[in-house]
Molecule: FMN riboswitch aptamer (RFN element)
Organism: uncultured Sporofaciens sp.
RNA sequence: UUCUUCGGGGCAGGGUGUGAUUCCCAACCGGCGGUAUAGUCCGCGACCCGGUGCAUUGAGACUUUUGUACCGGCUGAUCUGGUGAGAUUCCGGAACCGACAGUGAUAGUCUGGAUGAGAGAAGGA
Numbered sequence: 001u002u003c004u005u006c007g008g009g010g011c012a013g014g015g016u017g018u019g020a021u022u023c024c025c026a027a028c029c030g031g032c033g034g035u036a037u038a039g040u041c042c043g044c045g046a047c048c049c050g051g052u053g054c055a056u057u058g059a060g061a062c063u064u065u066u067g068u069a070c071c072g073g074c075u076g077a078u079c080u081g082g083u084g085a086g087a088u089u090c091c092g093g094a095a096c097c098g099a100c101a102g103u104g105a106u107a108g109u110c111u112g113g114a115u116g117a118g119a120g121a122a123g124g125a
Stems, first nucleotide, its partner, number of pairs: 001125006013025003027109002029098002031044004039096002048073008078094005100112003
């Protein structure tokens, strides 16, 4: 440099109601790299927004549609005691957080974009 493969989990049980895995009680889940083993530290990805180039759509310069590359923006949440040379990462305890669209009723967990994308991981040449 190039190719291949892999690359996200989760509402048990109960209450109200015409109707809720969406509300209430309770339950459950935790992408990738770094670092003393991390959802909460540092960095990244995903979602969303904008700009520029190229291609595309369109009768059409401006404008519009879609795709793609690059750049930028946005981007949630933790304390405490202990051990130790070293831990907001381990052990004890108590907390907290979770894109967008949809829905018979408000969604981290259902359905959808997504048989997608992707930080990256492994292997081959």